Record summary
Model confidence (mean pLDDT): 82 of 100. Transfer RNA from an uncultured Bacilli bacterium, 71 nucleotides, folded computationally.
RNA sequence: GGGGGUAUAGUUUAAUGGUAGAGCAGCGGUCUCCAAAACCGUUGAUAAGAGUUCGAUUCUUUUUACCCCCG
Numbered sequence: 001g002g003g004g005g006u007a008u009a010g011u012u013u014a015a016u017g018g019u020a021g022a023g024c025a026g027c028g029g030u031c032u033c034c035a036a037a038a039c040c041g042u043u044g045a046u047a048a049g050a051g052u053u054c055g056a057u058u059c060u061u062u063u064u065a066c067c068c069c070c071g
Base pairs, nucleotide, nucleotide: 001070002069003068004067005066006065007064010024011023012022013021018054026042027041028040029039030038047063048062049061050060051059
């Protein structure tokens, strides 16, 4: 330099173009003499820009970061 892949919550991950879910973690509560466990509730996310579309995590394109292959 060329080609390909990945990017969603603190973390691990779902989501056929139609209200972005779940587990763990965090916070609050119930229970307990206290704590743990268990149970109930709750906060928090689509890497960034542009485009297509009535509507984009999803399609197109550029950039950024990481990984792989070729030279």
It matches the Rfam family "tRNA". It is annotated as a transfer RNA. About the family: Transfer RNA (tRNA) molecules are approximately 80 nucleotides in length. Their secondary structure includes four short double-helical elements and three loops (D, anti-codon, and T loops). Further hydrogen bonds mediate the characteristic L-shaped molecular structure. tRNAs have two regions of fundamental functional importance: the anti-codon, which is responsible for specific mRNA codon recognition, and the 3' end, to which the tRNAs corresponding amino acid is attached (by aminoacyl-tRNA synthetases). tRNAs cope with the degeneracy of the genetic code in two manners: having more than one tRNA (with a specific anti-codon) for a particular amino acid; and 'wobble' base-pairing, i.e. permitting non-standard base-pairing at the 3rd anti-codon position. The sequence was found in a public genome assembly.